[in-house]
Molecule: transfer RNA
Organism: uncultured Alphaproteobacteria bacterium
RNA sequence: CGGGAAGUAGCGCAGCUUGGUAGCGCGCCUGCUUCGGGAGCAGGAGGUCGGCGGUUCAAAUCCGCUCUUCCCGA
Numbered sequence: 001c002g003g004g005a006a007g008u009a010g011c012g013c014a015g016c017u018u019g020g021u022a023g024c025g026c027g028c029c030u031g032c033u034u035c036g037g038g039a040g041c042a043g044g045a046g047g048u049c050g051g052c053g054g055u056u057c058a059a060a061u062c063c064g065c066u067c068u069u070c071c072c073g074a
Stems, first nucleotide, its partner, number of pairs: 001073007010026004020057001028044005050066005
């Protein structure tokens, strides 16, 4: 320098194909239960979907540029 993959809650990921209310598991908080803890049960908080711009009534999703990490090639 060229090609490809990944980036979404604290962590691990789904959702993208086919645009239409952002989800799951673990974790965290509160309550019940317990002598206490764990487990269990009920409820809750937490995201401007890596960044900027474009298309659209509407973008995590489509398009362009760009940043970071990884893989392959030179």